[in-house]
Molecule: c-di-GMP-I riboswitch aptamer
Organism: Bacillaceae bacterium SAS-127
RNA sequence: AGUGUAAAAAGGCAAACUUGAUGAAAAUCAAGGACGCAAAGCUACGGACCUAAGCAGCUUUCACUGUAUGGCCGCCGAGCCGCCAUU
Numbered sequence: 001a002g003u004g005u006a007a008a009a010a011g012g013c014a015a016a017c018u019u020g021a022u023g024a025a026a027a028u029c030a031a032g033g034a035c036g037c038a039a040a041g042c043u044a045c046g047g048a049c050c051u052a053a054g055c056a057g058c059u060u061u062c063a064c065u066g067u068a069u070g071g072c073c074g075c076c077g078a079g080c081c082g083c084c085a086u087u
Stems, first nucleotide, its partner, number of pairs: 004086002012037002017032006035074001041080003045077003049071002054067004
C1' cells in the first nucleotide's frame, strides 16, 4: 500500500413509528426510538424508483393525461474518503 472479513476490541450509523417544523407533493430537518447496516460515510455522475408545483394536452368546470427543473446514496453501478485486528 492492496485484497479479504472468521474471531475479537474501540466505537459508529439509525428503519418503522411518534412529536414539531419546512414543502404543492415526494420527501427533508430536529427530538425520541432501534429494523437492521463492515461503509446504512460523502457525491445526484449513469440507471431504476417516487412526486407533479409550473408548463402542455383535454375539459364549461372539477377532474384526468404527459413532463423534473423537485426528491431518493438504507435500490444498483460509479467516483472519493475512512476505524481496529489478522492474512